c-di-GMP-I riboswitch aptamer from a Desulfosarcinaceae bacterium, 102 nucleotides, folded computationally.
RNA sequence: AGCUCGAAAAGGCAAACCACUUCCGAAAGGGUGGGACGCAAAGCCGCUGGUCUAUGUCUUCAGGGUUGCAUAUCCGCCAGAUACGACAGCAGGGCUGCCGAC
Numbered sequence: 001a002g003c004u005c006g007a008a009a010a011g012g013c014a015a016a017c018c019a020c021u022u023c024c025g026a027a028a029g030g031g032u033g034g035g036a037c038g039c040a041a042a043g044c045c046g047c048u049g050g051u052c053u054a055u056g057u058c059u060u061c062a063g064g065g066u067u068g069c070a071u072a073u074c075c076g077c078c079a080g081a082u083a084c085g086a087c088a089g090c091a092g093g094g095c096u097g098c099c100g101a102c
Base pairs, nucleotide, nucleotide: 005100006099012039013038017034018033019032020031023030024029037089043095044094045093047092048091049090050087051086052085056082057081058080059079063075064074065073066072
């Protein structure tokens, strides 16, 4: 010096919750301040899986419009599907890193 490991020490981050809610966002979620559940990478990335949301798009359909009538056409509550959105302190992965006992 490196790898493994995580005792000690010095520090670090910051869950829930609260406020800003006339901060950003349709939402999920994010930001700022407080807070301290926890974390050896709870630093960074967002590649794989997973989870969350659905503005938009598509589908079924209650109902309605146009029509002499509609098998045509338009709108469309509820419901379902869908990520290019989000999480990453869900698991793996990549990069970087403080200290130094066994």
The coordinates come from a structure-prediction model, not an experiment, and the mean pLDDT is 84. It matches the Rfam family "c-di-GMP-I riboswitch aptamer". Rfam describes the family as follows. GEMM was predicted in a large-scale screen for bacterial structured RNA regulatory elements. Lineage of the source: Bacteria > Thermodesulfobacteriota > Desulfobacteria > Desulfobacterales > Desulfosarcinaceae.